[in-house]
RNA sequence: GGGGCCUUAGCUCAGUUGGGAGAGCGCUUGACUGGCAGUCAAGAGGUCACCAGUUCGAUCCUGGUAGGCUCCA
Numbered sequence: 001g002g003g004g005c006c007u008u009a010g011c012u013c014a015g016u017u018g019g020g021a022g023a024g025c026g027c028u029u030g031a032c033u034g035g036c037a038g039u040c041a042a043g044a045g046g047u048c049a050c051c052a053g054u055u056c057g058a059u060c061c062u063g064g065u066a067g068g069c070u071c072c073a
Base pairs, nucleotide, nucleotide: 001072002071003070004069005068006067007066010025011024012023013022019056027043028042029041030040031039032038049065050064051063052062053061
């Protein structure tokens, strides 16, 4: 320098024929228990890396940028 893959909640990750943003763990609150732990229930937490474009509508499609992993040179 060139090719491929990845970037979504605090962490690990799902999620695409374009229309509901989610799970587990963690956190908070409540119930059960004398208390801890544990179980159950509820809740908070997100600019879907960033900037543009297409579209009635974008996590998803297109272009660019940044970062990470990897292959070639």

About this RNA:
This is a predicted structure of a 73-nucleotide RNA (transfer RNA) from a marine sediment metagenome. Its Rfam family is "tRNA". Gene Ontology term of the family: triplet codon-amino acid adaptor activity. It is annotated as a transfer RNA. The coordinates come from a structure-prediction model, not an experiment, and the mean pLDDT is 81. The RNAcentral record of the sequence draws on MGnify.